[in-house]
This is a predicted structure of a 589-nucleotide part of an RNA (large-subunit ribosomal RNA, domain I) from Globobulimina sp. The organism belongs to Globobulimina, within Eukaryota. Model confidence (mean pLDDT): 80 of 100. It matches the Rfam family "Bacterial large subunit ribosomal RNA". Rfam links the family to the GO terms ribosome and structural constituent of ribosome. RNAcentral holds the full RNA, with entries from SILVA.
Context: one part of a larger RNA
RNA sequence: GGUGCAUGGUGGAUGUUUCGACGUUAAGAAGCGAUGAAGGACGUGGCAGGCUGCGAUAAGCCUCGGUGAGGUGUCAACGACCUUUGACCCGGGGAUUUCCGAAUGGGGCAACCUACCAGGAUGGAGACUUGGUAUUUACAUCUGAAUUCAUAGGAUGUAGAGGCGAACGGAGAGAAUUGAAACAUCUUAGUAUCUCCAGGAAAGGAAAGAAACUCGAUUCCCUGAGUAGCGGCGAGCGAAAGGGGACCAGCCUAAACCGAAUACAUGUAAGCCUACAUGCGUUGUGUAUUCGGGGUCGUGGGAGUUACCGUUCUGGUGUGUAGAUCAGAAGAGAAGUUACAAAAGCCAACCUAGCCGAACUCUACUGGAAAGGGAACCAUAGAGAGUGAUAGUCUCGUAGGCGAAAGGGGAAGCUCUUCUCGGUAACCACCCGAGUAACACUGGACACGUGAAACCCGGUGUGAAUUUGGGAGGACCACCUCCUAAGGCUAAGUAUUCCUUAACGAUCAAUAGUGAACCAAGUAGGGUGACUGAAAAAUGAAAAGUACCCCUUUUAGGGGAGUGAAAUAGUACCUGAAACCAUGUACUU
Numbered sequence: 001g002g003u004g005c006a007u008g009g010u011g012g013a014u015g016u017u018u019c020g021a022c023g024u025u026a027a028g029a030a031g032c033g034a035u036g037a038a039g040g041a042c043g044u045g046g047c048a049g050g051c052u053g054c055g056a057u058a059a060g061c062c063u064c065g066g067u068g069a070g071g072u073g074u075c076a077a078c079g080a081c082c083u084u085u086g087a088c089c090c091g092g093g094g095a096u097u098u099c100c101g102a103a104u105g106g107g108g109c110a111a112c113c114u115a116c117c118a119g120g121a122u123g124g125a126g127a128c129u130u131g132g133u134a135u136u137u138a139c140a141u142c143u144g145a146a147u148u149c150a151u152a153g154g155a156u157g158u159a160g161a162g163g164c165g166a167a168c169g170g171a172g173a174g175a176a177u178u179g180a181a182a183c184a185u186c187u188u189a190g191u192a193u194c195u196c197c198a199g200g201a202a203a204g205g206a207a208a209g210a211a212a213c214u215c216g217a218u219u220c221c222c223u224g225a226g227u228a229g230c231g232g233c234g235a236g237c238g239a240a241a242g243g244g245g246a247c248c249a250g251c252c253u254a255a256a257c258c259g260a261a262u263a264c265a266u267g268u269a270a271g272c273c274u275a276c277a278u279g280c281g282u283u284g285u286g287u288a289u290u291c292g293g294g295g296u297c298g299u300g301g302g303a304g305u306u307a308c309c310g311u312u313c314u315g316g317u318g319u320g321u322a323g324a325u326c327a328g329a330a331g332a333g334a335a336g337u338u339a340c341a342a343a344a345g346c347c348a349a350c351c352u353a354g355c356c357g358a359a360c361u362c363u364a365c366u367g368g369a370a371a372g373g374g375a376a377c378c379a380u381a382g383a384g385a386g387u388g389a390u391a392g393u394c395u396c397g398u399a400g401g402c403g404a405a406a407g408g409g410g411a412a413g414c415u416c417u418u419c420u421c422g423g424u425a426a427c428c429a430c431c432c433g434a435g436u437a438a439c440a441c442u443g444g445a446c447a448c449g450u451g452a453a454a455c456c457c458g459g460u461g462u463g464a465a466u467u468u469g470g471g472a473g474g475a476c477c478a479c480c481u482c483c484u485a486a487g488g489c490u491a492a493g494u495a496u497u498c499c500u501u502a503a504c505g506a507u508c509a510a511u512a513g514u515g516a517a518c519c520a521a522g523u524a525g526g527g528u529g530a531c532u533g534a535a536a537a538a539u540g541a542a543a544a545g546u547a548c549c550c551c552u553u554u555u556a557g558g559g560g561a562g563u564g565a566a567a568u569a570g571u572a573c574c575u576g577a578a579a580c581c582a583u584g585u586a587c588u589u
Stems, first nucleotide, its partner, number of pairs: 001588009015574001016538002020508002022505007029497002031164002039100003042055003046078001049075003061094006070082003105114003115133006135161009168199001169197005179186001183232001209215002219246005229237002250489003253433001257293010271280002273323006298467001300432003304427006311330007331421006344415003350408003354402003361375003365372001376393002378382001384396003438462007448474001469484005525532002545573001548560004
């Protein structure tokens, strides 16, 4: 020096654990904000650095409930206090809530600077203090140019908006890497990304449909089907009808016609519901706008005119009589607060604190400790967690049952609200959504790349008809069939989860699981910045955390002593592998 063994050191693997994560299901909630949000700055404690809470009333104030002996958040004690006259804690409601931030009097390098008006206070001014003063939209009022009326503009008042937020949704704009084994049409993909807008869902929606027996709004799922098709017919893209389910709901207008108001035109004789008498004449008629009635459909519907049949009462149509017609009330019937008209009250469940809850467990066993061993008991409770080892009966709970002053919630019902009270037949040909449909050119979107390319949506140009009308059935034409565009509303089934509650897991167990289990994690650190971004868990049942003595240059380290079941459990602390380093010993060179 090497090899082996033993004993240590170093190191932090492994095992065991879990205050944290991940995922799923069900229910709730699906928003907050000028009554100043989200997010922050700065303060706030007896001492006070971080976190948490709170806001000059500052780890808090008031009140109403719950609970019942301790409490003054945490790292973490000390001091001083509070509390059965009910503290602390939990829940409902309220008060306060600096400064910044949409930030909103003006400005600004966020958390700062600086004004005006009115009130208070003062004998008065300044300083002080309270409130107001942004922009924009709608409406109303007052004013008011060039320019006579007017309009633009201005001022004031009332109501709203602005910003933030995880995904889901609608709309506008819209790539490339990639694939095609290159690449240009194509694909990736109407994806990523940007912008606008909204809701608890959104969107869509009651056929100018689909089909060819017929069906009967929309939405979602399964199937049809990787089919029919499209495609440098390459790569690839890729339906629909029909069938089966989930859920079900239908309505309102425009126009014709009637009436009212306003403006304009006409204009003194037409006319004013009819007949007679009398009276009126700013009345009548036409056009335009607004409002009310009427009306809403595809076996086409409606308006208008005439005829026939049909609850009651009251009032109006200049006056009187008769008729006709209109309006209201009663009564009867029907419907309803998500569309179809619309408001509110009462009320159940339920949510936001809690409460009761069986088994008396026994033990001279073992042990440091009993939940283990032995014996007994309860069970609508033997889910689970904790307790000095493994507990149905020790604690919290569990099964089961009970509970709200206040706030939320709102089924069904009642109060309530609203609507209807006419229909049939014949005639007539008044209406049935216009710069629209359609056509041409050019794009987009349809599974469909211009193709024979319909249907749908844009741009430019041309430009219809009104039911004897118009559109569709994949060029186009005929026949046939179906539907009724150019206005609008509409719940459910469907999508998502920043968040709350409950439950669960052939999910992880500290190089895993969120980036983040822990003492300040989106922290320390890095970057001019956009941004990037860690490491770091475990003494013991209980600190009982080693009084006292000794060694030492020592706030280091150690030896005794003591605690403890254990100190080779000693705050570098459970277990403590390997590499690596020592000491001792055996063999070997």